RNA sequence: UAGAGUUUGAUCAUGGCUCAGGACGAACGCUGGCGGCGUGCCUAAUACAUGCAAGUCGAGCGAGGAGCCGGAAGGCGCAAGCCGGAAGGCGACUAGCGGCAGACGGGUGAGUAACACGUAGGGAACCUGCCUGAAAGACCGGGAUAGCUCCUGGAAACGGGAGGUAAUACCGGAUGAGCUUGCGGGAGGCAUCUUCUGCAAGGAAAGGGGGGGAACCCGCUUUCAGAGGGUCCUGCGGCCCAUCAGCUAGUUGGUGAGGUAGUGGCCCACCAAGGCGAUGACGGGUAGCCGGCCUGAGAGGGUGGACGGCCACACUGGGACUGAGAGACGGCCCAGACUCCUACGGGGGGCAGCAGUAGGGAAUAUUGCGCAAUGGACGGAAGUCUGACGCAGCGACGCCGCGUGAGCGAAGAAGGCCUUCGGGUCGUAAAGCUCUGUUCUUGGGGACGAAGAAGGUGACGGUACCCAAGGAGAAAGCCCCGGCUAACUACGUGCCGGCAGCCGCGGUAAUACGUAGGGGGCAAGCGUUGUCCGGAAUUACUGGGCGUAAAGGGCGUGUAGGCGGCCAUGUAUGUCAGGUGUGAAAGGCCACGGCUCAACCGUGGUAUUGCACUUGAAACUGCAUGGCUUGAGUGCAGGAGAGGGAAGUGGAAUUCCUAGUGUAGCGGUGAAAUGCGUAGAUAUUAGGAGGAACACCAGUGGCGCAGGCGACUUCCUGGACUGUAACUGACGCUGAGGCGCGAAAGCGUGGGGAGCGAACGGGAUUAGAUACCCCGGUAGUCCACGCCGUAAACGAUGGGUACUAGGUGUAGGAGGUAUCGACCCCUUCUGUGCCGUAGUUAACACAAUAAGUACCCCGCCUGGGGAGUACGGCCGCAAGGUUGAAACUCAAAGGAAUUGACGGGGGCCCGCACAAGCGGUGGAGCAUGUGGUUUAAUUCGACGCAACGCGAAGAACCUUACCAGGGCUUGACAUCGAGGGAAGGCUUGUGGAAACACGAGUCGUCACAAGCUUGCUUGUGACCCGAAGACAGGUGGUGCAUGGUUGUCGUCAGCUCGUGUCGUGAGAUGUUGGGUUAAGUCCCGCAACGAGCGCAACCCUUAUCUUUAGUUGCCAGCACGUGGAGGUGGGCACUCUAGAGAGACUGCCGGUGACAAACCGGAGGAAGGUGGGGAUGACGUCAAAUCAUCAUGCCCCUUAUGUCCUGGGCUACACACGUGCUACAAUGGCCGGUACAAAGGGAAGCGAUGGGGUGACCCGGAGCAAAUCCCAGCAAAGCCGGUCUUAGUUCGGAUUGUAGUCUGCAACUCGACUACAUGAAGUCGGAAUCGCUAGUAAUCGCAGGUCAGCAUACUGCGGUGAAUACGUUCCCGGGCCUUGUACACACCGCCCGUCACACCACGAAAGCCUGCAACACCCGAAGCCGGUGAGCUAACCCGCAAGGGAGGCAGCCGUCGAAGGUGGGGCCGGUGAUUGGGGUGAAGUCGUAACAAGGUAACC
Repeated sequence: UAGAGUUUGAUCAUGGCUCAGGACGAACGCUGGCGGCGUGCCUAAUACAUGCAAGUCGAGCGAGGAGCCGGAAGGCGCAAGCCGGAAGGCGACUAGCGGCAGACGGGUGAGUAACACGUAGGGAACCUGCCUGAAAGACCGGGAUAGCUCCUGGAAACGGGAGGUAAUACCGGAUGAGCUUGCGGGAGGCAUCUUCUGCAAGGAAAGGGGGGGAACCCGCUUUCAGAGGGUCCUGCGGCCCAUCAGCUAGUUGGUGAGGUAGUGGCCCACCAAGGCGAUGACGGGUAGCCGGCCUGAGAGGGUGGACGGCCACACUGGGACUGAGAGACGGCCCAGACUCCUACGGGGGGCAGCAGUAGGGAAUAUUGCGCAAUGGACGGAAGUCUGACGCAGCGACGCCGCGUGAGCGAAGAAGGCCUUCGGGUCGUAAAGCUCUGUUCUUGGGGACGAAGAAGGUGACGGUACCCAAGGAGAAAGCCCCGGCUAACUACGUGCCGGCAGCCGCGGUAAUACGUAGGGGGCAAGCGUUGUCCGGAAUUACUGGGCGUAAAGGGCGUGUAGGCGGCCAUGUAUGUCAGGUGUGAAAGGCCACGGCUCAACCGUGGUAUUGCACUUGAAACUGCAUGGCUUGAGUGCAGGAGAGGGAAGUGGAAUUCCUAGUGUAGCGGUGAAAUGCGUAGAUAUUAGGAGGAACACCAGUGGCGCAGGCGACUUCCUGGACUGUAACUGACGCUGAGGCGCGAAAGCGUGGGGAGCGAACGGGAUUAGAUACCCCGGUAGUCCACGCCGUAAACGAUGGGUACUAGGUGUAGGAGGUAUCGACCCCUUCUGUGCCGUAGUUAACACAAUAAGUACCCCGCCUGGGGAGUACGGCCGCAAGGUUGAAACUCAAAGGAAUUGACGGGGGCCCGCACAAGCGGUGGAGCAUGUGGUUUAAUUCGACGCAACGCGAAGAACCUUACCAGGGCUUGACAUCGAGGGAAGGCUUGUGGAAACACGAGUCGUCACAAGCUUGCUUGUGACCCGAAGACAGGUGGUGCAUGGUUGUCGUCAGCUCGUGUCGUGAGAUGUUGGGUUAAGUCCCGCAACGAGCGCAACCCUUAUCUUUAGUUGCCAGCACGUGGAGGUGGGCACUCUAGAGAGACUGCCGGUGACAAACCGGAGGAAGGUGGGGAUGACGUCAAAUCAUCAUGCCCCUUAUGUCCUGGGCUACACACGUGCUACAAUGGCCGGUACAAAGGGAAGCGAUGGGGUGACCCGGAGCAAAUCCCAGCAAAGCCGGUCUUAGUUCGGAUUGUAGUCUGCAACUCGACUACAUGAAGUCGGAAUCGCUAGUAAUCGCAGGUCAGCAUACUGCGGUGAAUACGUUCCCGGGCCUUGUACACACCGCCCGUCACACCACGAAAGCCUGCAACACCCGAAGCCGGUGAGCUAACCCGCAAGGGAGGCAGCCGUCGAAGGUGGGGCCGGUGAUUGGGGUGAAGUCGUAACAAGGUAACC
């Protein structure tokens, strides 16, 4: 020291991505009241207009000089006086000479990876103006030159010549303690040296001010010391790339000389050949460094803006001069680029100073005031200068503070929004009432900052602050509200427009878009973007990992390095302790204090984790020395082994060759074919040749470091093991680089080649088959030599050492015991397996052969893809190997385990699932449904099983939803409703297809209540008409918004829960296992024990019996009776009816089984093992079906998508499919005769007897609301007899014609039936496919519902009545267990690659084009240095002078030398026709590689 979201159906772990925090010199969007303190070009070190930013000193010097003082000469005047102004003096100010400053202050961060910076030291190797202290001194001289005057050149800048002149300017001489140099001596130290002393030589100076003058002040010279400043050297410290691995000629060192303030290859000559580097040289990239700042728990990470210290730079590059100090931001010279002026000759310039401008940019301020303060330069001072600085201005850029009001106020106002329409909410919020006055406005007062004393001095500023008055008046926004993450509703939109930090929202009910209301957060700000740290233990020092998630090197040997046994002594490297110095200030922290508080500021303390020096300690580490034997090694004695290499030998088998026997095939496969064979194969016998491999032994056996090693013998040779304890004495472990070995394939050269066998050929398979299968077959496989250097080189597990329960195999040895001996048994070492405790692990698993507990060393990992790719390097003959990225892209990829689902996985088991059977469908005609087509419409729905004789238990109108046309608009229907009227019935006219529109006549005059003038009025109710309007209505949409209902898996045996237990968890257990069952049925066992929904049973029906009851049913016996008849009396025995019961439970016996459950057999029984049938359908699945049964949310229509009517359509017809009917005939058709049912229906009904008709049917109407009557005088198949005789028929009946019947308002489209006539296809049905296991299939008829009419359909009923089941291999479906999985929308899954298209980034590429750093040569500015210097030359010397000398200068020459030029290379980058792969992209093409045994196991 806080976490969260996101991989999955779920889980754990791994792992990345993302979020919440803090910060900022910020920017952008919206908004904006005040004040304080800070802060503000991060980009173009781009270019700069204008102004200012460094001057000062007249007390250094000569000179000029306004003005003032002064008043002479002279003039005028009678005079006073006026004019006039000279000399002289004072003198502001001033250019020049001279001095000091200009090297500070201010700016910027380009360069720089360096002693640049930081820190600690060193200088016995150094410098230092002004300042302080100390010592000494300042004497005598000299010659110039600016200014100035004159002349003169130039456009200007700027000069040139002549003549004068001064100094604190310059020069010579003197003196000189100390100073410098040389020599000698003493002392000291650390080598060079330091110090004292002696001698010799050398070298100084300037004056000014004040004053009557001196003391005095400011200067000057020499020296010493100090302070402060600078310079040089050293240790240590702080970036990236090794795809930069070798670099270096002044390079490394020496000697000498030079140079510097000074050491030094700093420079030069000579000599030597060194120096640096994996502890990262050299090269490349990037970068000013630090105090600090941000973040963080810390360790760290990031950063270097403001402030402070250091460095570097000043247009670019080079150079020196002056000076104490510079190689100089506002100095000089040169070159270059740019720019300005110009008279074209030539000149000027450098804002990275303060403002400001342009440009660049997302972006950064005023051409302000003042020297009042602080500080600086100059000056004796006054003072001058100061864009340093102090202030103000602009910017919410940041931090801090304040305000936008306070109290009361419910009719919870109006209004908005929502609403379940009740209400809720904005909300005490507003209004209203009572107050306050911060900020604000006005007025008044008014600072500190300003000094040692007095006076003077304020840019800020009439500011801060104080007082008074006025007035709630002038002051709130921004973001968010799906989860993370605080905050929810409505409308709009409809995968559109949009949102998005991640996950993800949006395809008609969006809390995720937009708007509104409401809410949350922060607040003069709020959000967004960018960057940094954090979270991230996600680079892990603190603090991670590597069997399977990313990650152990293929194996060994060994270098450097790291680590290292026991004892002793010493030392003091690390280590520890004390002390000293330093660690600047600011900043941080703590305390106190000052601004009203705070921010801000002040004072003190602390901290500054570091470094250095010093004094100690000695356990550990290091080092040194001595010793030891246990680590390691050697010796000796043994035994084991496919360890390696070479040479030789052997037998079996394949193939080939020769010969024999022998004949038609062989071979091969799922089946075949290619192939071989009558030229004799295969088969078989004998002989021979050749190559390769070594059966059995053989074993979770052995050996080896790994790769790997397998017949036998010999030779050579490595290692391990056991025993012993003689020897050495830590000699050890690991091991970056290096070196060696290293399967297979492949390569080179030469051999060899039997079998096998890439490529290739052929045959099959297939939609294709460049495969799998088959027949052939080359390289290769083998040998020798040389390469290659990789593998799923795996135990996916690096090596070493030590420790930590056991058990049980096996291989090699030793010891003990025992024995005569060998075994057995025990102990022990080494190797190799299995099981397992603790422990570990995400789990799986590992577990003395660790993946446990520890230590040492090496290798490796840090999301997936791109990619082990590209480029570069190295290696290779090549193939290729090794090292090894990035752009771009994704929100995952991946591990283990769980539950399912699935498998052309396994096991067990069921089912008319197959098989065994019987009958069908598929072919024909017709019926019916569907698709399609057609149509004005052919209404709609249902679509694998599980749509298709389904909704529809019955479309001529109606139905009806569709179409055409004609009408209605509060409506055909409901409620409310002003007004009027009972309602209504009947008859009828006109138009019309009807609806409807417009009329006429007549009948009728309700109920209740109240009032009363008792037949009127009023009201109410039902009903009708009816204005306006609320609303009705919708078979319009959405079954993917729903309820309900239904189908299906499936009447399959399953589906779950509670508690407990196990597991980190999802989950497991129970429910698995052994039996058994139709069954999760039951039994047994068991960390489970129980329970629920299902199964079964309870229910209905049927089969037997009993009992009750006995009409409408029945009739045995009795009686009557008929043409006939339970017709009648009677009876209720029987049948039957329908109530109640009984019965069947594996109850009994035997056997099997585990002493069980149960199974098999048997007895009894009407029935036997759920007796038959029905009803009954668990958790769930299919977004299954239905908005058109009904209900219903939302949406849509409202003179129409509603409603009424007429007609049409749903009945169409080239065709396709489903379901049926009837057939194809003789087990039959037809004719005649003759039996036997059950279950139903009936009043707008069933309809008898009778009559008519060939018939459908008609006339008629008895009986019956039905155990009574009727349908129904018949059941049919059957039985008896006859006929037909195998044919498109006496089969079959379609189609068509004619004539009829019935229903109905109406049979044209479009009904059924009848009669006569007609007499189609069809002769048993291809591939395929359906039903059925017994009263079943098949076959036969009957009834019912619907219904006016219409049945081959549907629902029921009975009659006749089979065959077969060996069995579970296979097909289909299902259940349980198990296994694999990359599936979970769950195999109708997932998923790979080419090709095509679009876009994106990258590589290669003939070339083309910048840039960078070097190299060689050429040219060579300025300038320093060197040489020369016949030209020029005041000071000093010689000389009377002329002149000469010393010295100097110009000029010239030379070295170096920037820029420039030429050249060939190097490196980075840009671009590039074309080209290569890669990535991404709803619906493209081709195949099916992988995941299941993925259909040829997969992979390296």